[in-house]
């Protein structure tokens, strides 16, 4: 080229096949416990759900372009 499949917190992943405030676990940062450190145990921050438009009362979910990346095939 062409088909396909992924993208969510710093990192690895979740969201019940469309519903009401996007959460874990690691790891940062506070604090208790320690003679000091790990450990543990409590709390905290940290998100434009790749970017963009569309569809809907409503979108991480549906469509479509683009972009990065896996993978098969010419």
């Nucleotide at each position: 080229g062409c088909a396909u499949c992924u993208u969510u917190a710093g990192c690895u992943c979740a969201a019940u096949c469309g519903g009401a405030u996007a959460g874990a676990g690691c790891g940062u940062c506070g604090g208790u416990c320690u003679u000091c450190g790990a450990a543990a145990c409590c709390g905290a921050a940290g998100g434009u759900u790749a970017u963009u438009g569309g569809u809907u009362c409503g979108a991480c979910u549906c469509c479509a372009a683009u972009a990065a990346g896996g993978u098969g095939c010419u």